[in-house]
RNA sequence: GCGGAAGGCUGGAUGGCCGCGGUCCCGGACGUGUUCCGGGAUCGAGGAAAGUCCGGACUCCCUGAAGCAACGGUGCCGGGUAACGCCCGGGCGGGGCAACCCGACGGAUCAGCGCCACAGAGAACAGACCGCCUUCGUUUCGACGGGGGUCAGGGUGAAACGGUGGGGUAAGAGCCCACCGGGGGGCUGGCAACAGCGCCCGCAUGGCAAGCCCCACCGGGAGCAAUGCCAAAUAGGGGCCUCGCGCGCGGCUGAUCGCCUUCGGGUGAUAUCGGCGCAGGGAUGCUUCAGCCCGAGAGGCCCGGGUUGGCAGCUUGAGGCGUGCAGGCAACUGCACGUCCAGAGGAAUGGUCGUCGGCGCCGGAGACCCCGGCGUCACAGAAUCCGGCUUACAGGCCUUCCGCGCGC
Numbered sequence: 001g002c003g004g005a006a007g008g009c010u011g012g013a014u015g016g017c018c019g020c021g022g023u024c025c026c027g028g029a030c031g032u033g034u035u036c037c038g039g040g041a042u043c044g045a046g047g048a049a050a051g052u053c054c055g056g057a058c059u060c061c062c063u064g065a066a067g068c069a070a071c072g073g074u075g076c077c078g079g080g081u082a083a084c085g086c087c088c089g090g091g092c093g094g095g096g097c098a099a100c101c102c103g104a105c106g107g108a109u110c111a112g113c114g115c116c117a118c119a120g121a122g123a124a125c126a127g128a129c130c131g132c133c134u135u136c137g138u139u140u141c142g143a144c145g146g147g148g149g150u151c152a153g154g155g156u157g158a159a160a161c162g163g164u165g166g167g168g169u170a171a172g173a174g175c176c177c178a179c180c181g182g183g184g185g186g187c188u189g190g191c192a193a194c195a196g197c198g199c200c201c202g203c204a205u206g207g208c209a210a211g212c213c214c215c216a217c218c219g220g221g222a223g224c225a226a227u228g229c230c231a232a233a234u235a236g237g238g239g240c241c242u243c244g245c246g247c248g249c250g251g252c253u254g255a256u257c258g259c260c261u262u263c264g265g266g267u268g269a270u271a272u273c274g275g276c277g278c279a280g281g282g283a284u285g286c287u288u289c290a291g292c293c294c295g296a297g298a299g300g301c302c303c304g305g306g307u308u309g310g311c312a313g314c315u316u317g318a319g320g321c322g323u324g325c326a327g328g329c330a331a332c333u334g335c336a337c338g339u340c341c342a343g344a345g346g347a348a349u350g351g352u353c354g355u356c357g358g359c360g361c362c363g364g365a366g367a368c369c370c371c372g373g374c375g376u377c378a379c380a381g382a383a384u385c386c387g388g389c390u391u392a393c394a395g396g397c398c399u400u401c402c403g404c405g406c407g408c
Base pairs, nucleotide, nucleotide: 001404002403003402004401005400006399007398008397009396010395012356013355014354015353016352017351018350020044021043022042023041024040025039026038027037028036029035030033046379050390051389053388054387055386056385057384058223059222060221061220063290064289065288066287067286068285071219072218073217074216075215076090077089078088079087080086091105092103093102094101095100106214107213112212113211114208115207116206129154130153131150132149133148134147135146136145137144138143162180163179164178165177166176167175181203182201183200184199186197187196188195189194227312228311229310230309237303238302239301240300241299242298243297248278249277250276252275253274254273255272256269257268258267259266260265280294281293282292319341320339321338322337323336324335325334326333327332357377358376359375360374361373362372363371364370
């Protein structure tokens, strides 16, 4: 100097005029209110506010708790966090010369099922196409046919039942050997995932689980248009269906009746009425326990009508930002000080005029600086809030790292 990688910040500045929304304060008006008018101070969109993909806080619903089922999610190890499918660190695998980046990363005979098109001889316990060796026969002497052995070589394919090299053989093959690969088991290091070392065994054995599945862990549903209050209005509307209950049990208890009585009560009975308990029924995917309701109760579906007004929820937070300290490789955790940092309600921060600035191009003797001209200045707008991920983004600045080239 060029190219690349990771992280961070910013993404216009400023003046005049006119105009917005919140909070607080002051003054005035009267119709005293959820009112109107004026003035002042102060605050007022994002790194993604986007996508609605995850995780929650919060609100309501299912009667509550526990267990199971169904359905869904995640998927190496360790840590962080309120939590996560996120973040940090590590392992293994892949890409890249590298810095770095990516990973849907548990299990494929030991639980099973399924798929692998076409091509090819053959695609799971397969296969003999071309070929090689050997033997027999024929021969127009080019070669052809039959038997046996073989799959090392070639071909087909994404993938061919281990690979490379050597020995051996008629030819060839883990047939034998070395190394790699595979299976088994041991030692060392590490919390672990894993890594290293060496021992034994010639050892037939693919891929896909981002096919179903198995295993481990996690999970109710809906959502601020949640929900709550006030005012107002209507039709206390109509229809259909399902399941159950009702004349069961217990003298346990009251009323009632008999006997005794020291008049306090004791004892016996149950036709009737009541209470309590048991059994029965209801609301849930199922079961158990508890509670509630029932004894004319519980539940479901359809049609129709009224309400579209106001207030709350609403912004003080698992906070943010700034500065400093401690722990940790880091993510992050703890502490101290300072600072309230939008809350609209069809939806506020805008319009206009001017100056400057950044970037690109052109011109002036013009590499830098300077002057002038032309053009251009990104993605984009809160709506309950927060932690993430993903996507979009003109230009400018900073830090660290990798590769190549050149000079000293």
Bacterial RNase P class A from a Paracoccaceae bacterium, 408 nucleotides, folded computationally. Lineage of the source: Bacteria > Pseudomonadati > Pseudomonadota > Alphaproteobacteria > Paracoccaceae. It was read from a public genome assembly, where an Rfam model found it.